[in-house]
Context: one part of a larger RNA
RNA sequence: GGACGAACGCUGGCGGCGCGCCUAAUACAUGCAAGUCGAGCGAGAACCGGGACUUCGGUCCCGGGGGAAAGCGGCGAACGGGUGCGUAACACGUGAGCAACCUGCCCCGAAGACCGGGACAAGCCGGGGAAACCUGGACUAAUACCGGAUGCCCUCUCCGGAUCGCAUGAUCCGGCGAGGAAAUGGAUUCCGCUUCGGGAUGGGCUCGCGGCCUAUCAGCUUGUUGGUGAGGUAACGGCUCACCAAGGCUUCGACGGGUAGCUGGUCUGAGAGGACGAUCAGCCACACUGGGACUGAGACACGGCCCAGACUCCUACGGGAGGCAGCAGUAGGGAAUCUUGCGCAAUGGGGGAAACCCUGACGCAGCGACGCCGCGUGCGGGAUGAAGGCCUUCGGGUCGUAAACCGCUUUCAGCAGGGACGAAAUUGACGGUACCUGCAGAAGAAGGCCCGGCCAACUACGUGCCAGCAGCCGCGGUGAUACGUAGGGGUCUAGCGUUGUCC
Numbered sequence: 001g002g003a004c005g006a007a008c009g010c011u012g013g014c015g016g017c018g019c020g021c022c023u024a025a026u027a028c029a030u031g032c033a034a035g036u037c038g039a040g041c042g043a044g045a046a047c048c049g050g051g052a053c054u055u056c057g058g059u060c061c062c063g064g065g066g067g068a069a070a071g072c073g074g075c076g077a078a079c080g081g082g083u084g085c086g087u088a089a090c091a092c093g094u095g096a097g098c099a100a101c102c103u104g105c106c107c108c109g110a111a112g113a114c115c116g117g118g119a120c121a122a123g124c125c126g127g128g129g130a131a132a133c134c135u136g137g138a139c140u141a142a143u144a145c146c147g148g149a150u151g152c153c154c155u156c157u158c159c160g161g162a163u164c165g166c167a168u169g170a171u172c173c174g175g176c177g178a179g180g181a182a183a184u185g186g187a188u189u190c191c192g193c194u195u196c197g198g199g200a201u202g203g204g205c206u207c208g209c210g211g212c213c214u215a216u217c218a219g220c221u222u223g224u225u226g227g228u229g230a231g232g233u234a235a236c237g238g239c240u241c242a243c244c245a246a247g248g249c250u251u252c253g254a255c256g257g258g259u260a261g262c263u264g265g266u267c268u269g270a271g272a273g274g275a276c277g278a279u280c281a282g283c284c285a286c287a288c289u290g291g292g293a294c295u296g297a298g299a300c301a302c303g304g305c306c307c308a309g310a311c312u313c314c315u316a317c318g319g320g321a322g323g324c325a326g327c328a329g330u331a332g333g334g335a336a337u338c339u340u341g342c343g344c345a346a347u348g349g350g351g352g353a354a355a356c357c358c359u360g361a362c363g364c365a366g367c368g369a370c371g372c373c374g375c376g377u378g379c380g381g382g383a384u385g386a387a388g389g390c391c392u393u394c395g396g397g398u399c400g401u402a403a404a405c406c407g408c409u410u411u412c413a414g415c416a417g418g419g420a421c422g423a424a425a426u427u428g429a430c431g432g433u434a435c436c437u438g439c440a441g442a443a444g445a446a447g448g449c450c451c452g453g454c455c456a457a458c459u460a461c462g463u464g465c466c467a468g469c470a471g472c473c474g475c476g477g478u479g480a481u482a483c484g485u486a487g488g489g490g491u492c493u494a495g496c497g498u499u500g501u502c503c
Stems, first nucleotide, its partner, number of pairs: 001503004006499005013375006019368002021333001026331003030328003035075003040072002047065002049062005082286003092210007101203002106199007114148004124137005153180004158175007185191002212258003219249003224246008261283004265276004288309005311322004339365001341364003347361001348359004378408004388399004412444001414439005422430001447492005452473003458487005468475002
């Protein structure tokens, strides 16, 4: 000198664009943050019409509309959003490999959907419980569940052949045998179901190389290293197990300890390098702490389940409920970090044939000079150099064209009128915003730090090694340009200084 997610002091007019718990991964009141489909299914409240009864409050029955809440079922809930605890690891980056793998929805191609069956919710009747909720009986539908058939084809065993590969081996053709589907459902533009092949997308696994400190850590290891067999997985594998062998790693730093999410990047620097990893983007890890599996194409699952633990809450004491590292917000911690806002109008996501519904993702607004950028606080004239302040050698000098005064302008802010783009359409939160026009009036808008040298800017008074200053050198003990005040000056400017950190 530059930089900052900054903080502190003094000061503070406007706008645009960004950014805003770096500390306690501390605890959380309240609201919202994941639903949707009636064109899968049964049933069907309120309401409308008719009838009967009526104590005139209403009750019951029927029918067609109507569709709420709940239920079965489907898809989603594994995305999106948060945080950085853990992790020195194939976690990440980069480059390869999988002849060892999976992939719902989507796209392409081929073939198909035949015949049956029994339930379970809801609803009804009943029981238990303070509640959470649990439970018995008879009944019921389906794109829910189950059995059988068929097999373009797929899987497996065996046999034969062809082609190919870096090894295990892969691909193709033929034959015997065994096994394996479906919802012809719902709507009348269509959407679905099953099997197989291919694609796309997303993922899984393996390997080379790369990126912290420490030797005041020198030896580490028993599923350890390898083999055979088995189990398990989508898949390879000591992943797991039985048996066998005794291996494997290490001064090119094993093992241990400390620290840490990694990267694209950011800051600095001429570069090499050094430091960092906020915002945005990619990957990873985590979701009160620890463990576990279930469902599913996908999870070992933030707003799912089970167990244990700590904590908080309810309780009729028998038993239950909860998890903001989602958005706001509260307490606490701290030098320090925002509104319990508006809207689904846009973009994107989930569901739906669609209308549409949901969406604290997102789009906006609010607060904060936290940062960057832009603008303003006026412009021209004006000497008798007014008054006043300060200094003075008492002559004067200086603040100073500065002010007054005269003329002019009106950015921004203010008031009034018009008024968007963002949307293709009857859809705009932002927003009567941006922007345009008009009106009034210099009117509403300047401070901070410094002035001994480094370092740009000097005098007076007060103080008297006191009070104080200070980044370093150093100032102050009676004439202090270094302390305090004033005048003057320098510098930056809606900021200016200080502190901290990095280069």

Notes
The part of an RNA shown here (small-subunit ribosomal RNA, 5' domain) has 503 nucleotides and comes from a metagenome. Its mean pLDDT, the model's own confidence on a scale to 100, is 87.